[in-house]
A computed fold for a 348-nucleotide part of an RNA from an uncultured bacterium, annotated as small-subunit ribosomal RNA, central domain.
Rfam family: Bacterial small subunit ribosomal RNA.

Context: one part of a larger RNA
RNA sequence: UUGGGUUUAAAGGGUGCGUAGGCGGACUGUCAAGUCAGCGGUAAAAUACGGGGGCUCAACCUCCGCCCGCCGUUGAAACUGACGGUCUUGAGUGGGCGAGAAGUAUGCGGAAUGCGUGGUGUAGCGGUGAAAUGCGUAGAUAUCAGGAGGAACACCGGUGGCGAAGGCGGCUUACUGGACGGCAACUGACGUUGAGGCCCGAAAGCGUGGGGAGCGAACAGGAUUAGAUACCCUGGUAGUCCACGCCGUAAACGAUGUAUACCAGGUGUCGGAUGUCAAAGGCAUUCGGUGCCGAAGCCAACGCAUUAAGUAUACCACCUGGGGAGUACGUUCGCAAGAAUGAAACUC
Numbered sequence: 001u002u003g004g005g006u007u008u009a010a011a012g013g014g015u016g017c018g019u020a021g022g023c024g025g026a027c028u029g030u031c032a033a034g035u036c037a038g039c040g041g042u043a044a045a046a047u048a049c050g051g052g053g054g055c056u057c058a059a060c061c062u063c064c065g066c067c068c069g070c071c072g073u074u075g076a077a078a079c080u081g082a083c084g085g086u087c088u089u090g091a092g093u094g095g096g097c098g099a100g101a102a103g104u105a106u107g108c109g110g111a112a113u114g115c116g117u118g119g120u121g122u123a124g125c126g127g128u129g130a131a132a133u134g135c136g137u138a139g140a141u142a143u144c145a146g147g148a149g150g151a152a153c154a155c156c157g158g159u160g161g162c163g164a165a166g167g168c169g170g171c172u173u174a175c176u177g178g179a180c181g182g183c184a185a186c187u188g189a190c191g192u193u194g195a196g197g198c199c200c201g202a203a204a205g206c207g208u209g210g211g212g213a214g215c216g217a218a219c220a221g222g223a224u225u226a227g228a229u230a231c232c233c234u235g236g237u238a239g240u241c242c243a244c245g246c247c248g249u250a251a252a253c254g255a256u257g258u259a260u261a262c263c264a265g266g267u268g269u270c271g272g273a274u275g276u277c278a279a280a281g282g283c284a285u286u287c288g289g290u291g292c293c294g295a296a297g298c299c300a301a302c303g304c305a306u307u308a309a310g311u312a313u314a315c316c317a318c319c320u321g322g323g324g325a326g327u328a329c330g331u332u333c334g335c336a337a338g339a340a341u342g343a344a345a346c347u348c
Base pairs, nucleotide, nucleotide: 003320004319005318006317008301012316014200016198017197021193022192023191025087026086027085028084029083030082031081033080034079035076036075037074038073039072040071041070042069049065050064051063052062053061054060090190091187092186093185094183102176103175104174105173107171108170109153115147117145118144119143120142124135125134161168162167205246206245207244208243209242210241214240215239219235220234221233222232257315258314259313260312261311262310265293266292267291268290269289270288271287272286273285274284275283276282277281297304298303321348322347323346330341331340332339333338
């Protein structure tokens, strides 16, 4: 490599968009490139293979046959392909409706923490397993009034919703993306996957400039302890926040790639539609999400089970004993940190 695999044993790319390429709906006509059939040429000899013969046998020698293929030619037209015509079920458009923490920006709100000002008031407060460091007679803690400021949005809140993933939660306004249900007017296969490529991408980190309430790596002190570079306590700087620009990684997880079709049910819930009933509501049917339990089937088992890990098809990615090692070297990217690609010797 082939084969066999990829939830948990090694293995699904963090996510999408999309180029080349691969694969691709129904009916019909033509061509004949693939395909199939006939005929011819070529395929040196030796060797090899099948059959026969000669050395007593064998090795050895020898005769006949065979030879995927390639070329030419004559046909076939089911399938693939090319070209033409037609279709509507795949895909998309349209007009009308409802749902949503989907995104970006503006403005606003209340609760709470700490801070500063003033009033009341007096000896403690705080913290812990217990303490101490710390704060307080220069008046703290507590309490009342009004003030500036930053960050996060209790209840509602829900295996609820939205988004491709990362992720998204106070209210308002503007702009913008997507999905669902229903109608069936329009286009007429316009589809699917996607090597490279491009975009997005938590937290931490980096650059420049702001901001800084709370929290809080580092750091300092107090405890604990044999020690305590920790767990606990008192403080506290980067950071956490904003704008712009980088970084490009995560147990980026459903540890499960995307798309399509098919294959028992039951029971919740969210968004629609239709029908029906003594109608704020219920029931039935149906489409799309999101959960649980389970049949067949699958699985090493655990389990999965119409949201498959079932049955199939298409395409991409990845795996091939452990360590060495996601290391070294080289290359690309990055301000750096580093990221991506990614071995071998040796060893078990």